RNA sequence: CUCUUAUCAAGAGUGGUGGAGGGAUGUGCCCGAUGAAGCCCGGCAACCGUCAAUAUUUAUUGAAAUGGUGCCAAUUCACACAAAGCGGAUGCUUUGGAAGAUGGGAG
Numbered sequence: 001c002u003c004u005u006a007u008c009a010a011g012a013g014u015g016g017u018g019g020a021g022g023g024a025u026g027u028g029c030c031c032g033a034u035g036a037a038g039c040c041c042g043g044c045a046a047c048c049g050u051c052a053a054u055a056u057u058u059a060u061u062g063a064a065a066u067g068g069u070g071c072c073a074a075u076u077c078a079c080a081c082a083a084a085g086c087g088g089a090u091g092c093u094u095u096g097g098a099a100g101a102u103g104g105g106a107g
Base pairs, nucleotide, nucleotide: 001107002106003105004104005103006102007101008100013041015040016039017038021031022030023029025080026079027078028077042072043071044070047068048067050063051062052061053060054059076099081096082095083094084093085092086091
C1' cells in the first nucleotide's frame, strides 16, 4: 500500500513544555494568545493478548489492566451519493451506501 472483518450517540486534565495553528478532503460551521499542533506526564476505553467459566473447535459471558495498539471539543462537528416520506420552495426527516478513523486477519 491492497484485500477482508468488527466498531464509530458513551468515556477521558483548571498539569508541564511549546509557541500558531487545528478539526482527513471540499463547502459550511467551529476550536485557538483566557494559548492551537507537537512532545512529556496524567487519564479513558477494553480491539488484540492474558486469566476464569460455559459451550464446543471456534464462539459467548465475566475479570484484571503489568503487555501490543488506540483514544481524550462538538455524533466520525454537519453535509457531500442513492432511495423513500414530507413541503409551494431554498429544503427537512429516515434508511442505506461512499469516504474516513481505529483494531484484528491475509497478501
This is a predicted structure of a 107-nucleotide RNA (SAM riboswitch aptamer (S box leader)) from Neobacillus niacini. Model confidence (mean pLDDT): 83 of 100.